[in-house]
RNA sequence: AAACAUUGCUAGGGGUCUGUGAUUAUUCAAUAAUCCACAGUGAGAUACACCCUUUGAACCUGAUGCGGGUCAUGCCGCCGUAGGGAAUGCAGCGUUUACUGCUC
Numbered sequence: 001a002a003a004c005a006u007u008g009c010u011a012g013g014g015g016u017c018u019g020u021g022a023u024u025a026u027u028c029a030a031u032a033a034u035c036c037a038c039a040g041u042g043a044g045a046u047a048c049a050c051c052c053u054u055u056g057a058a059c060c061u062g063a064u065g066c067g068g069g070u071c072a073u074g075c076c077g078c079c080g081u082a083g084g085g086a087a088u089g090c091a092g093c094g095u096u097u098a099c100u101g102c103u104c
Stems, first nucleotide, its partner, number of pairs: 001097004006092004010087001011053004016047001017040005022034005059084003065078004
């Protein structure tokens, strides 16, 4: 000096589904709402928590998409070297490599 990885602080970006039950409302079969409970998936399903910040698949559009699977659901995969999308932020630790100086 470079690369990789990581911690903290500040600033910013993002998502919140499905099923069952409970409660409430209505037209009392059913439907809708709830930052209520439990269960499923997940880092995270209203948590000051979690994730992501251009080295950008965090997240959005495409999408009432396509294939598989499930009690059901972006549950899994494709779509995706498609389009968009928020810090060239500050401080610190570690590993590796290269160069230079000194010493033996």
TPP riboswitch aptamer (THI element) from Methylotenera sp. 24-45-7, 104 nucleotides, folded computationally. NCBI's taxonomy places the organism under Bacteria, Pseudomonadota, Betaproteobacteria, Methylophilaceae, Methylotenera.